[in-house]
Context: one part of a larger RNA
Molecule: small-subunit ribosomal RNA, central domain
Organism: Erythroxylum longipes
C1' cells in the first nucleotide's frame, strides 16, 4: 500500500476563472508501449524452504531439489489502456424564438420620518429613570402652526419567494450590461471535467487623500448605581458609519457539508417555462424540463440525523487532518502606509 477518514469528534481553501498535470462518450481501422502467454540467458557459494544421509538424539553438519519472482533476448495474442486514421451525436458549445428576476454599473425623480434655521400663537416647565440627577428653559423652552435646508435609510407589498460564483442585492424610472432557463432542432463534432502554481472578486472593522455629516454612535466627559463600577441605566459626544479615488484580504466568509457525472420508492407545497385538456378568458386537471422547500421509504450513520438539492450506491480530480497544550506562536521569506496577512516549527510538558 492492497483496505481508513473530513455535517456535529482533528480535517472542505471565502468564492470563482483557468495554466501545467490527472481523468475522460460511441463505432471501425493501424501499431504493439503498457498488458497477457510461451521459450530462453543470468540472478556465485553459503543462508531460508522441501526430501534424505552422518554425529546415540538434537543443535550442528552433509547430499539432492525447488516453487515463485526480477533484469534482458526471441516469438506470439490484440480484449482493455495507449497510439494512428476515419466517422458518429447522446456530453459540451454556437446560432435562433420566447421568458422570469431586490444580478451589476451610471443618471434622473419621489413621499413619510428625523434634526436644524426663521417666523406666528402661548407662558412654565421639558427631558429622563426602577427612582433620580447631570442636561434644556422667562435671554421664552417643551407644545402647536407655517415656510426653508440637510443627510441617511427606503414602511406596506414581503413570502417557507426571487437573483448572484461567493461576499451580497429591495422606493420609482431611464440607459448600458452579465448570467440563467425553456421551446423547436439548424450548425460544430468530445471541443469535456477537475485543477497544484497563478489571476479576478471578496461583509464588517481598519488605513490614505478629498469633500460630506441628519440620525444613531466606539473613544471621551458628566450624572447615577455600587463596597468599588474604568460596566450595565441616563445626559452629551469625537472617530467612524454615507460619497469619490486607492489600500487591506480577514469572519460562526456556515448548509460548520469542495467540484463534476451517473444512478436509486413516494407524498405535499412554491417559483420559472413548455405541452395536452378545459374555457369567452382566468382557474381546474394530467405531464416534461430547470430551481426552491417540507415530510419521509430503502440505504446509510457512533448517534443526532441525512435521505433524488444524500451524509445512499459508484467513478474522476483537488484541498485538508493525524493526541491535548506550547501555537496558528517564534524565526525567516513574500505582501502591506500601517494594523497586520500568508506560509509555518521546535524544545518542554500532560
Nucleotide at each position: 500500500u492492497u483496505g481508513g477518514g473530513c455535517g456535529u469528534a482533528a480535517a472542505g481553501u471565502g468564492u470563482u476563472u483557468g495554466u501545467a498535470g490527472g481523468u475522460g462518450g460511441c463505432u471501425u481501422u493501424u501499431u504493439a508501449a503498457g498488458u497477457u502467454c510461451a521459450u530462453u540467458c543470468u540472478c556465485a557459494a553459503a543462508u531460508c524452504c522441501c526430501a534424505g544421509g552422518g554425529c546415540u538424539c538434537a543443535a550442528c553438519u552433509u547430499u539432492g531439489g525447488a516453487c515463485a519472482g526480477a533484469c534482458g533476448g526471441u516469438g506470439a495474442a490484440a480484449a482493455c489502456u495507449a497510439c494512428c486514421a476515419a466517422g458518429u451525436u447522446g456530453g459540451a458549445g454556437u446560432a435562433u424564438g420566447g421568458u422570469a428576476a431586490g444580478g451589476g454599473c451610471a443618471g434622473a425623480g419621489g413621499a413619510a420620518a428625523u434634526u436644524u434655521c426663521c417666523g406666528g400663537u402661548g407662558g412654565a416647565g421639558c427631558a429622563g429613570u426602577g427612582a433620580a440627577a447631570u442636561g434644556c428653559g422667562u435671554a421664552g423652552a417643551g407644545a402647536u402652526c407655517g415656510u426653508a435646508a440637510a443627510g441617511a435609510a427606503c414602511a406596506c407589498c414581503a413570502a417557507c419567494a426571487g437573483u448572484g460564483a461567493a461576499a451580497g442585492c429591495a422606493c420609482u424610472u431611464u440607459g448600458c450590461u452579465g448570467g440563467g432557463u425553456u421551446g423547436a432542432c439548424a450548425c460544430u463534432g468530445a471541443c469535456a471535467u477537475u485543477g497544484a502554481g497563478a489571476g479576478c472578486c471578496g461583509a464588517a472593522a481598519g488605513c490614505u487623500a478629498g469633500g460630506g455629516g441628519a440620525g444613531a454612535g466606539a473613544a471621551u466627559a458628566g450624572g447615577a448605581u455600587u463596597a468599588g463600577a474604568u460596566a450595565c441605566c441616563c445626559u452629551a459626544g469625537u472617530a467612524g458609519u454615507g460619497c469619490u479615488a486607492g489600500c487591506c484580504a480577514u469572519a460562526a466568509a456556515c448548509g460548520a457539508u469542495g467540484g463534476a457525472u451517473a444512478u436509486u420508492g413516494g407524498g405535499c407545497a412554491c417559483u420559472g417555462u413548455g405541452c395536452g385538456u378545459a374555457u369567452c378568458g382566468a382557474c381546474c386537471u394530467a405531464u416534461g424540463c430547470a430551481g426552491u422547500g417540507u415530510u419521509g421509504u430503502a440505504g446509510u450513520u457512533a448517534a443526532c440525523g441525512u435521505g433524488u438539492u444524500a451524509a445512499g450506491u459508484a467513478u474522476c480530480c483537488c484541498g485538508c487532518a493525524u493526541g491535548g497544550g506550547g501555537a496558528g506562536u517564534a524565526c525567516a521569506u513574500u505582501c502591506g502606509c500601517g494594523a497586520g496577512c500568508c506560509u509555518a516549527a521546535a524544545a518542554c510538558u500532560c